[in-house]
RNA sequence: GCCCCCAUAGGUUAGUGGCAAACCGCAGCCAUGGUAAGGCUGAAUUGCAAGUUCGAUUCUCGCUGGGGGCA
Repeated sequence: GCCCCCAUAGGUUAGUGGCAAACCGCAGCCAUGGUAAGGCUGAAUUGCAAGUUCGAUUCUCGCUGGGGGCA
C1' cells in the first nucleotide's frame, strides 16, 4: 500500500427496516438484631458524519478506532 471482519448500557453480548434487549454490575425499597444470600423496582446503550427510505441500530458510502490476511 491492497483486501476482509468488527464497533449496541460501566463490562460481556443478542437483535436486524417500525418499541432497543438479556446477564453481570450500579441505585432505591423490602426483608434481618446485623451482614451475606434473596425478592421487587429503577437509571443507563446503537463510534462519528452523509445517503436511500414514510421510517435506519439494521441497507449503502466515507471517516475514526480495533483485529486479521497478502506484499

Notes:
RNAcentral holds the sequence, with entries from Rfam. The RNA shown here (transfer RNA) has 71 nucleotides and comes from Acholeplasma hippikon.